Predicted 3D model of a 73-nucleotide RNA (transfer RNA) from a Candidatus Aenigmatarchaeota archaeon. The coordinates come from a structure-prediction model, not an experiment, and the mean pLDDT is 82. Rfam family: tRNA. The family's RNA type in Rfam is transfer RNA. It was read from a public genome assembly.
RNA sequence: GGGCCGGUGGUCUAGCGGCCAUGACGCCACCUUGACGGGGUGGAAGUCGCAGGUUCGAAUCCUGCCCGGCCCA
Repeated sequence: GGGCCGGUGGUCUAGCGGCCAUGACGCCACCUUGACGGGGUGGAAGUCGCAGGUUCGAAUCCUGCCCGGCCCA
């Protein structure tokens, strides 16, 4: 340099062009316990890697760039 795959709450992860972007772990509050753990209920936390484009509408499609992984040279 070329090709392919990936980037989504703190971490991991699902997601058909249109529901309030999914779930688990973690975190916070309350209940439960003598206390911890466990269990139960509720909550906070995402400008979906960045910038453009297409579209009535983009996490999703297109282009460029950045980062990571694998392969080729």